The prediction has a mean pLDDT of 82.
This is a predicted structure of a 71-nucleotide RNA (transfer RNA) from Candidatus Jorgensenbacteria bacterium RIFCSPHIGHO2_02_FULL_45_20.
[in-house]
């Protein structure tokens, strides 16, 4: 240069165009003598710009950022 893959709470992750979930984290309570565990609550997320459709995390296009392949 060229190709392919990946971006979704703080953190690892799911997600058939129709309410964004789980895990964990953080805070709060409850238990206990205290504390761990264990239970209940409460927080926080879709990479950045466009199109497409009634609706976009999802499709399409163009940008970064990360891996990988090839010259």
């Nucleotide at each position: 240069g060229g190709g392919g893959g990946u971006a979704u709470g703080g953190u690892g992750a799911a997600g058939u165009g129709g309410u964004a979930u789980c895990a964990u984290g953080a805070c709060g309570c409850u238990c206990u003598c205290c504390a761990a565990a264990a239970g209940c609550g409460u927080u926080g997320u879709c990479c950045u710009a466009g199109g497409u459709u009634c609706a976009a995390g999802u499709c399409c296009u163009a940008g970064u950022g990360c891996c990988c392949c090839c010259g």

It matches the Rfam family "tRNA". About the family: Transfer RNA (tRNA) molecules are approximately 80 nucleotides in length.